[in-house]
RNA sequence: GGAGUCGGCCAGACAGUCGCGUCAUCGGAAACGAUGCCGAGGAAAGUCCGGGCUCCACAGGGCACGGUGCCAGGUAACGCCUGGGCGGCGCGAGCCGACGGAAAGUGCAACAGAAAGAUACCGCCAGCGGUCCUUCGGGAUGCGGGCAAGGGUGAAAUGGUGCGGUAAGAGCGCACCGCGAGCCUGGUAACAGGCCGGCACGGCAAACCCCACCGGGAGCAAGGCCAAAUAGGGACCUCAUGACGUUGCCCGCGUCGGGUCCGGGUAGGCUGCUCGAGCGUAACGGUGACGUUGCGCCUAGAGGAAUGACUGUCCACGACAGAACCCGGCUUACCGGCCGGCUCCGCCA
Numbered sequence: 001g002g003a004g005u006c007g008g009c010c011a012g013a014c015a016g017u018c019g020c021g022u023c024a025u026c027g028g029a030a031a032c033g034a035u036g037c038c039g040a041g042g043a044a045a046g047u048c049c050g051g052g053c054u055c056c057a058c059a060g061g062g063c064a065c066g067g068u069g070c071c072a073g074g075u076a077a078c079g080c081c082u083g084g085g086c087g088g089c090g091c092g093a094g095c096c097g098a099c100g101g102a103a104a105g106u107g108c109a110a111c112a113g114a115a116a117g118a119u120a121c122c123g124c125c126a127g128c129g130g131u132c133c134u135u136c137g138g139g140a141u142g143c144g145g146g147c148a149a150g151g152g153u154g155a156a157a158u159g160g161u162g163c164g165g166u167a168a169g170a171g172c173g174c175a176c177c178g179c180g181a182g183c184c185u186g187g188u189a190a191c192a193g194g195c196c197g198g199c200a201c202g203g204c205a206a207a208c209c210c211c212a213c214c215g216g217g218a219g220c221a222a223g224g225c226c227a228a229a230u231a232g233g234g235a236c237c238u239c240a241u242g243a244c245g246u247u248g249c250c251c252g253c254g255u256c257g258g259g260u261c262c263g264g265g266u267a268g269g270c271u272g273c274u275c276g277a278g279c280g281u282a283a284c285g286g287u288g289a290c291g292u293u294g295c296g297c298c299u300a301g302a303g304g305a306a307u308g309a310c311u312g313u314c315c316a317c318g319a320c321a322g323a324a325c326c327c328g329g330c331u332u333a334c335c336g337g338c339c340g341g342c343u344c345c346g347c348c349a
Stems, first nucleotide, its partner, number of pairs: 001345010012314007020039002023036005041320001045331002048329005053219004065215005070084005085099001086097004100210002105208002107204002121151002123147003128144002130141004159177006178199001179197002182195005223271004233262006242256005278297008315318001
């Protein structure tokens, strides 16, 4: 100097003018006015996970259903994050991961192929038995049988390569690699290394299933409070020794007018509403995620819903995008810029 990788930060700047919204103070009977503070994001988004909060349900356990799925840790919790293991990619920094179990059981594998779990299509074999020939040395024959090396099919053919071995072959024997329900060592563990065993166990669980862990439902239009008009409801009083009904009569009961009080609900209003698993900073503990403590700070809260416009100067000429109960994540969108760690290549000393 170039190429790359990981992490963090910013998201036009400054000044002026005019506006908008909540709140506080002041003036005003009110409408409203004045002053002051504050006033969107890194994703406010998708609403995909997890929690707080609220109401409903709920003794405990099990079944069913759904989710998660290497190990350990962090956290309020998670499908998130950190560290580690294993596998893959990259020269490397680093990146990627549905990554539990196929010796519990059931099932599936199109086409091709003999066979997709027990199979031989083309092949190979004359050592053994049979048959035939024989000059008696042997020869011929794939009939009984043996084999799975080679060919062929397939995504996949039952360990691989090499040497030995054999009639031909074969873990039949050996070396290396692979594999393993065994043993030892290290590690909390996932797992790794060594020894041992010729090797029994093909693939698929993003098929059912098994194992471990987790999971009650609905959501701020949750929920709480105040509360008209009108029409219902309840209690008491009254008209009333009433009328009507209930069996002709009595008691009792029901219905009917008025008044007072009570209660539920509707319209409407208030609340929930933002001080919080909060932000900044320092020290300490931890590899880290994170935690503990001290100090400092207050940072939208509307309810038809505010956060905008104009002017000037400057530059690198400004992207994606707008809160509606709150928080932790993930994912997606995004003009560009700044800082730091690390890696590789080239050159100079």
Predicted 3D model of a 349-nucleotide RNA (Bacterial RNase P class A) from Pseudoxanthomonas daejeonensis. The RNAcentral record of the sequence draws on ENA. Rfam family: Bacterial RNase P class A. The family's RNA type in Rfam is ribozyme.